[in-house]
RNA sequence: AACGAACGCUGGCGGCAGGCCUAACACAUGCAAGUCGAGCGCACCCUUCGGGGCGAGCGGCGGACGGGUUAGUAACGCGUGGGAAUGUAUCCUUCUCUAAGGAAUAGCCAUUGGAAACGAUGAGUAAUACCUUAUACGCCCUUCGGGGGAAAGAUUUAUCGGUAAAGGAUCGGCCCGCGUUAGAUUAGAUAGUUGGUGGGGUAACGGCCUACCAAGUCUACGAUCUAUAGCUGGUUUUAGAGGAUGAUCAGCAACACUGGGACUGAGACACGGCCCAGACUCCUACGGGAGGCAGCAGUGGGGAAUCUUGGACAAUGGGCGAAACCCUGAUCCAGCCAUGCCGCGUGAAUGAUGAAGGCCUUAGGGUUGUAAAAUUCUUUCACUCGUGAGGAUGAUGACAGUAGCGAGAGAAGAAACCCCGGCUAACUCCGUGCCAGCAGCCGCGGUAAUACGUAGGGAGCGAGCGUUAUCCGGAAUUAUUGGGCGUAAAGCGUGCGUAGGCGGACUAUCAAGUUGGGUGUGAAAGCCCGGGGCUCAACCUAGGAACUGCAUUCAAAACUGGCAAGCUUGAGACCGGGAGAGGUUAGCGGAAUUCCCAGUGUAGAGGUGAAAAUUCGUAGAUAUUGGGAAGAACACCAGUGGCGUAGGCGGCUAACUGGAACCGGACCUGACGCUGAGGCACGAAAGCGUGGGGAGCAAACAGGAUUAGAUACCCUGGUAGUCCACGCCGUAAACGAUGUGUGCUAGACGUUGGGGGCUUGGACUUCAGUGGCGCCGCUAGCGCAUUAAGCACACCGCCUGGGGAGUACGGUCGCAAGAUGAAAACUCAAAGAAAUUGACGGGGGCCCGCACAAGCAGUGGAGCAUGUGGUUUAAUUCGAAGCAACGCGCAGAACCUUACCAGCUCUUGACAUCCUGGUCGCGCGGAUUUAGGAGUGUUUUCCUUCAGUUCGGCUGGACCAGUCACAGGUGCUGCAUGGCUGUCGUCAGCUCGUGUCGUGAGAUGUUGGGUUAAGUCCCGCAACGAGCGCAACCCCUACCCUUAGUUGCUAGCAAGUUCGGCUGGGCACUCUAGGGAAACUGCCGGUGAUAAGCUGGAGGAAGGUGGGGAUGACGUCAAGUCCUCAUGGCCCUUACGGGCUGGGCUACACACGUGCUACAAUGGCGGUGACAAUGGGAUGCUAUGGGGCAACCUGGAGCUAAUCCCCAAAAACCGUCUCAGUUCGGAUUGUUCUCUGCAACUCGAGAGCAUGAAGUUGGAAUCGCUAGUAAUCGUGGAUCAGCAUGCCACGGUGAAUACGUUCCCGGGCCUUGUACACACCGCCCGUCACACCAUGGGAGUUGGUUUUACCCGAAGGCAGUGCGCUAACCGAUUAGGAGGCAGCCGACCACGGUAAGGUCAGCGACUGGGGUGAAGUCGUAACAAGGUAACCGUA
Repeated sequence: AACGAACGCUGGCGGCAGGCCUAACACAUGCAAGUCGAGCGCACCCUUCGGGGCGAGCGGCGGACGGGUUAGUAACGCGUGGGAAUGUAUCCUUCUCUAAGGAAUAGCCAUUGGAAACGAUGAGUAAUACCUUAUACGCCCUUCGGGGGAAAGAUUUAUCGGUAAAGGAUCGGCCCGCGUUAGAUUAGAUAGUUGGUGGGGUAACGGCCUACCAAGUCUACGAUCUAUAGCUGGUUUUAGAGGAUGAUCAGCAACACUGGGACUGAGACACGGCCCAGACUCCUACGGGAGGCAGCAGUGGGGAAUCUUGGACAAUGGGCGAAACCCUGAUCCAGCCAUGCCGCGUGAAUGAUGAAGGCCUUAGGGUUGUAAAAUUCUUUCACUCGUGAGGAUGAUGACAGUAGCGAGAGAAGAAACCCCGGCUAACUCCGUGCCAGCAGCCGCGGUAAUACGUAGGGAGCGAGCGUUAUCCGGAAUUAUUGGGCGUAAAGCGUGCGUAGGCGGACUAUCAAGUUGGGUGUGAAAGCCCGGGGCUCAACCUAGGAACUGCAUUCAAAACUGGCAAGCUUGAGACCGGGAGAGGUUAGCGGAAUUCCCAGUGUAGAGGUGAAAAUUCGUAGAUAUUGGGAAGAACACCAGUGGCGUAGGCGGCUAACUGGAACCGGACCUGACGCUGAGGCACGAAAGCGUGGGGAGCAAACAGGAUUAGAUACCCUGGUAGUCCACGCCGUAAACGAUGUGUGCUAGACGUUGGGGGCUUGGACUUCAGUGGCGCCGCUAGCGCAUUAAGCACACCGCCUGGGGAGUACGGUCGCAAGAUGAAAACUCAAAGAAAUUGACGGGGGCCCGCACAAGCAGUGGAGCAUGUGGUUUAAUUCGAAGCAACGCGCAGAACCUUACCAGCUCUUGACAUCCUGGUCGCGCGGAUUUAGGAGUGUUUUCCUUCAGUUCGGCUGGACCAGUCACAGGUGCUGCAUGGCUGUCGUCAGCUCGUGUCGUGAGAUGUUGGGUUAAGUCCCGCAACGAGCGCAACCCCUACCCUUAGUUGCUAGCAAGUUCGGCUGGGCACUCUAGGGAAACUGCCGGUGAUAAGCUGGAGGAAGGUGGGGAUGACGUCAAGUCCUCAUGGCCCUUACGGGCUGGGCUACACACGUGCUACAAUGGCGGUGACAAUGGGAUGCUAUGGGGCAACCUGGAGCUAAUCCCCAAAAACCGUCUCAGUUCGGAUUGUUCUCUGCAACUCGAGAGCAUGAAGUUGGAAUCGCUAGUAAUCGUGGAUCAGCAUGCCACGGUGAAUACGUUCCCGGGCCUUGUACACACCGCCCGUCACACCAUGGGAGUUGGUUUUACCCGAAGGCAGUGCGCUAACCGAUUAGGAGGCAGCCGACCACGGUAAGGUCAGCGACUGGGGUGAAGUCGUAACAAGGUAACCGUA
């Protein structure tokens, strides 16, 4: 785009068309073919007596047309173009004749049978019915002598007829060329079959039929068989070529309940005729009869589905008739149906306050929307009334009072459907929550759905709109036009060769192909063009063009082809040279392995990744020496070297032998060529058969290991087999994944075998091979590139999404294994190729890191502290979960905190805003007392008395009461979010602009050579630059200088002094805190590339980023946090909100993490009394003093802090203890106290006395650390009323080790492989179990179809017979004859039957594999070297 459509929703009018696609299923009822009295008689009726009418018959013409349907048919059926051996009623033209006779018969009448349908007998009758005779130019037959054959009248005056013949027209019958579906898993078919002769038959040719003779005929250019199908003009789609289709209209064919048959006729083997058989239906008196809607209506049935039992012969046409007329379900009309096409309408103009309502909203508004209302108009269609054609040339109108015209009224009667994620025009809210549902493909839906369902809005189309089915297009996705085959599907394993296809150069000829012209045909309709008619259009109409075709004829001769003659370049033969693992057979050889014999010799040998075992060996192995046997294979040479068609071929010698092999010569043939469907031959390994052989190796098998298992990998053995001969098999990843042949198209470099000449060269040139590069060109890319995957030609083979499946069935081959050829159902939306970027690898290279190693100290064992899990509980609030949760949020849970639990209690609320009323010196509030658990209420006492002001309860503020909005939520979602944070990782990376390369994703830069801590720098480079990171800039620290000296310091001065920088004085030093300086590979040597740099040295406080900190790129982990905060959505609202008391977060069989203290002598205890730094302090730090054994208490100077206080530093040193569960260790417990606090019971810290567990250095495993570090020692701070073994910070003492990068872990760069891309925690295979689906086999069973043989043999025509019957003629009355009929009989033959097959389909217990299916089982085969490289063939 289309449709004979159907379904859903909806539906105003008209025009023109169309309307059983299914059951060629069955049919009630009515109608669809009759007509003629001018052919004939009879009966009846009417009569104006002129005649007219009617009925059943005889007779003529027509019922072979028109109408229906598509079952059959793959065919001369149809289409197209031809042909000869033919018929043709009616019609036209010409012409002849129309004479003489005869015998019957229906109707009718009588008798009679039958239920009926329908008959029987007798008498008698007419014709345009029938018969005979005559005539016959032409006609037919002929043996050329001859023979045969017609007719019909009607009527009364003019026609209509009749007969014979010729011609025409029309319509048929027959024959031929070409075209006309699929299947080869249908390859052979055929006996009247093919041809001939004689005969028969037909309108006509012909095996059409028959007898005889011959053995042919068709077929790979597809016979036969099977399935399907009416064919065509056309229709539909398309740019065309094609594809699909064959409704309506038109041409042809076939059919008429199923099968067979003939009759009549001009024409039929006959839709509304006949006979027979069969099935079905109906009637019946049971004897017998009747019927055929695939005519028009209509009914039932089937189906998703297809109309009225209408009107009329008015028109057109048909039949009959002389005609009037009659008949006509042909036809013309009407009815029903949006089934289609076309046209029209459902109103038009104005109309903003942008009304109301709806919807959305950021709450402002937006949108529906000039839309409505309202005002002013119009009347197409529909409605009412009136009028009224044309179809009808003279009459006649079913349609129909129709079309049209005029008038009238009134916006009046008239809009739906589908869609809105992308494709594809059109977006929001709500509901739902992987549910319900949608879906053409992709896909949507799991709580913010433009995708589901409403709604609002919008888009499209419009009396329709969507959906479904089907066909074409897009699809170059079967490719003729117009595709491909190295790797995506696809080159047969290789050759020889048949048919076929294609074929070198020259000349002549023919004219098949080819080209041009003419002629005929190519029906009409349709399509197209320009006209015409309905108001337009659809529609109708006349003309033209076209119908790309076929046939015929004339011409041309270039090309292809045919025929003919010659040619040598293609091809082949010949001569000479010459390479080679080419093949077959026979013989020979040495090394090695194994075995046997003998000698020497002794305890092991073998075997493996490391081991071990099976195994061999004291019966003497392994090792070694000598001798022997057997079989198989041939080291080195050896080479992208050679030969062969491929498979393949390797010791040496000989014989035989092949080549499409190479070079040179140019004597011969003269296109002999290329390819090659079928066919034939060869064809690795494995395998099979028979017979040999058997050393080594080695499926199966056995044992030993390994392992979770190990029917494997490894080891020890070991049989088929491997070898030979003969015969099969016929497959391989049979690969260059690349068919064969020919020609052409840059090169340079190797190598093999020949030739050539010279200048004899690690030269040149030529031919044939064989390689790795590389232009042009090709390719999706990878790549190919004179050995093409380039440019062309010729021929063959093969492909058409993945799976099912190279499977099933049926064939062929095979001894078998199996091979070959080869589907479908079903299922998926992919499967695949190449390349890119990542990620990953039990891949590779380089490099780094307390990563390993080298060390030190720990953890894991004990006790305790703390966090977590688990358990428990009314609650043990919640979060964090590998590293990167677990002394984490928590820088501090007795109450509070607190979010949890129990109980009680409040409801505009503890908190915010708005409103109303009241109070603010009669009152209210606070504190206090009492009872009381708290709150609330009452009561006692005491305290206090808002601000501004315009002086007004005016404004503000506070409080109380009330109302409505609201507050409130540590309730949910960190997978809706912001912000913040962790981690890779302080790792060195991550990107961009322009340019360049690539079809593109992308690449380049960023890779490479060096170097660095570093993508740090240098050099090179199709790149040149730039950004975020690195580094530097910032802070602390290390040296120095300078400025400034109080609260710091005190060298020199004073000498005051309580002897203390205490004081005067000073700022030199220390120190404090401001500013500077200093370090940059700057200098020197070596090295490196004259670079960057590295290395050593000098100087220097410091040397190669001096040490430390802050600083965290692009990103990853849906990482963490809604319980810091903020926030969308959801949820609660006398509660999931607020308040209070008590409890809980502190539980305790257990497990884990992080720590503290220890186990002791590098120590404990006692003593002595030296040296820090950072910090903190007014609700605070607290000196000196006093009390207490101590915690602490008392009292109180100083201090808003370089001033006073915390403040004592501790390890150190000295003495003692002497290896013990101790003078170690301090848990636990008892008891007495202290402090904080409203309150230490659950549940704080501390002190004294007493008690004195475990623990004697810690299994597997594991953490931290590279220098002022580890280890060890103490000190301070935050939080805090109190509470630290935690956290954050400070200083003191102060090591060991680093060969090095093989390994473990993590990371960076380059490269490689990949079937991964939620990226190896990936992907993915097979069995088993379950469910469903389709399918193969299957004992059989049911049905269809077909073949062969035989039986039966209706009707019928044909042949024979016909002693029964017999009007026409002969004969001469009578016999008989000619002829005919019944009957009988023969062959043929439909239906039916019997038997045996072929083929197709249905069902089938059981059974085989296959497919599909969110979370099943077992393993881990493949993808990385996938952890035994993978794969192919075979067993």
The prediction has a mean pLDDT of 84. This is a predicted structure of a 1435-nucleotide RNA (small-subunit ribosomal RNA) from an uncultured prokaryote. Rfam family: Bacterial small subunit ribosomal RNA.